Background:
The prediction has a mean pLDDT of 86. Predicted 3D model of a 343-nucleotide part of an RNA (large-subunit ribosomal RNA, domain IV) from a Tepidiformaceae bacterium.
[in-house]
Context: one part of a larger RNA
RNA sequence: CCUUCGUUAAGGAACUCGGCAAAUUAGAUCCGUAACUUCGGGAGAAGGAUCGCCCUUUAUUGUGAACCAAUUCGCUUGGUGAGCGAUGAAGGGCCGCAGAGAGCAGGCCCAGGCGACUGUUUAUCAAAACCACAGGUCUCUGCAAAAGCGAAAGCUGACGUAUAGGGGCUGACGCCUGCCCAGUGCCGGAAGGUUAAAGUAAGAGGUGAGAGCUUUGAGCUGAAGCCCCGGUGAACGGCGGCCGUAACUAUAACGGUCCUAAGGUAGCGAAAUUCCUUGUCGGGUAAGUUCCGACCCGCACGAAAGGCGUAACGAUCUGGGCACUGUCUCGACGAAGGACCCG
Numbered sequence: 001c002c003u004u005c006g007u008u009a010a011g012g013a014a015c016u017c018g019g020c021a022a023a024u025u026a027g028a029u030c031c032g033u034a035a036c037u038u039c040g041g042g043a044g045a046a047g048g049a050u051c052g053c054c055c056u057u058u059a060u061u062g063u064g065a066a067c068c069a070a071u072u073c074g075c076u077u078g079g080u081g082a083g084c085g086a087u088g089a090a091g092g093g094c095c096g097c098a099g100a101g102a103g104c105a106g107g108c109c110c111a112g113g114c115g116a117c118u119g120u121u122u123a124u125c126a127a128a129a130c131c132a133c134a135g136g137u138c139u140c141u142g143c144a145a146a147a148g149c150g151a152a153a154g155c156u157g158a159c160g161u162a163u164a165g166g167g168g169c170u171g172a173c174g175c176c177u178g179c180c181c182a183g184u185g186c187c188g189g190a191a192g193g194u195u196a197a198a199g200u201a202a203g204a205g206g207u208g209a210g211a212g213c214u215u216u217g218a219g220c221u222g223a224a225g226c227c228c229c230g231g232u233g234a235a236c237g238g239c240g241g242c243c244g245u246a247a248c249u250a251u252a253a254c255g256g257u258c259c260u261a262a263g264g265u266a267g268c269g270a271a272a273u274u275c276c277u278u279g280u281c282g283g284g285u286a287a288g289u290u291c292c293g294a295c296c297c298g299c300a301c302g303a304a305a306g307g308c309g310u311a312a313c314g315a316u317c318u319g320g321g322c323a324c325u326g327u328c329u330c331g332a333c334g335a336a337g338g339a340c341c342c343g
Base pairs, nucleotide, nucleotide: 001338002337003336004335005334006333007332008331010329011328014327019324027051028050029049030048031047036041038172052094053093054092055091056090057089058088059087060086061085062084063083072082073081074080075078095099107322108321109320110319111318112317113316114314115313119131135170136169137168138167139166140165141164147156148155149154173309174308175307176306178239179238180237183236184235185232186231187230188229189228192227193226194225198221199220200219203216204215205214206213207212240258241257242256243255244254267301268298279295280294281293282292283291
């Protein structure tokens, strides 16, 4: 010096990306316990008191069957009384710095984001806000089901039958889920248009004396599909611009105009989304690019690729506080094992 430990004056997060690590807390009984809440919770919330040994009194309870070296006595013969044991309460006394004396043994609180929750995952750098989930909704499927595996036989679905099964999206719960069907998809429709093989066939070419044979062929009749007509958004998706206007100014409820299938509703908003940006104001700090509450000029939120809330939950992420500490000021000493040196 390295690894793993122990202690440390005064201070106590000044360390650091960040309290990472360490320390604190820790048991039992009793007291006490907030916001919020889905009334279950939150909650061991938080916070506090007591705890040893000896004696006395008292309450409850066990007490002879078995095992066993060993477990008593009286009586009204019942587990009834005493004794003994266990537990609790009250009173008195004793000792130490210290009585959950060692060991074992929750740190806690406040606010916010995300995800409801328990669960699941990158075997070997990621456990999460990913995935799943109960619930919601759309769609397919009438049973030889749809769907899937398989050249097939056959099997799964299912020894099930629409309160069932498959697929998609969403993701507890609460309040809700706006407008657009022009494009794409899907569903329905069948009048017309288009259209294959096929059928029919005017005509034309070759050959031939002719009959014929042969090459071709306009037109007509021809399904589904497409065109066409309509529906459909918890289907793929989309949800505007410019100009003017009020008796300070500013702003524009109001008006004009262009375009569109329709021009973003509720709610939320510098957000896991905000470029400009450390936006501005307020709070917290002596000082705050983070954090919380607002504002709204949303570069580029927005309603099941769900919107906004939400108690509980989380080895989750962010900010703050109390306690506590060698994280630090700033080091020091000690222990064990190494490295190293000598033999």